[in-house]
Molecule: SAM riboswitch aptamer (S box leader)
Organism: Glycomyces salinus
RNA sequence: ACUUCAUCCAGAGCAGCUGAGGGGCCCGGCCCGAUGACGCUGCGGCAACCACCGACCGCAUUCACGGCGGCAGGUGCCAAAUCCGGCCCGCGACGCGGGAAAGAUGAGGG
Numbered sequence: 001a002c003u004u005c006a007u008c009c010a011g012a013g014c015a016g017c018u019g020a021g022g023g024g025c026c027c028g029g030c031c032c033g034a035u036g037a038c039g040c041u042g043c044g045g046c047a048a049c050c051a052c053c054g055a056c057c058g059c060a061u062u063c064a065c066g067g068c069g070g071c072a073g074g075u076g077c078c079a080a081a082u083c084c085g086g087c088c089c090g091c092g093a094c095g096c097g098g099g100a101a102a103g104a105u106g107a108g109g110g
Base pairs, nucleotide, nucleotide: 002109003108004107005106006105007104008103013043014042015041016040017039021032022031023030026086027085028084029083044078045077046076049074050073052070053069054068056067057066058065082102087099088098089097090096091095
């Protein structure tokens, strides 16, 4: 490379640098952007996947495991649902709802 599982309508911004596009790719929308977006750096923050901790619960008991609670070490994240749609299904249409695919993140496998 590839692959398995879980999650993706919550949450969290200031400063410096840069300077034209950006929101992953394609198409169609919609939005952000010289009142400086995107990106990078610093600081700050959010969250709790993994790690770690527990005198609590499930186990008659220990370990392990699961739950619950704590913590914040490893990641991640800090416009809009993963910005929305594209494929399938249902609702008579507009539209709405559900699912898939793709993607992102984490933890495994390889």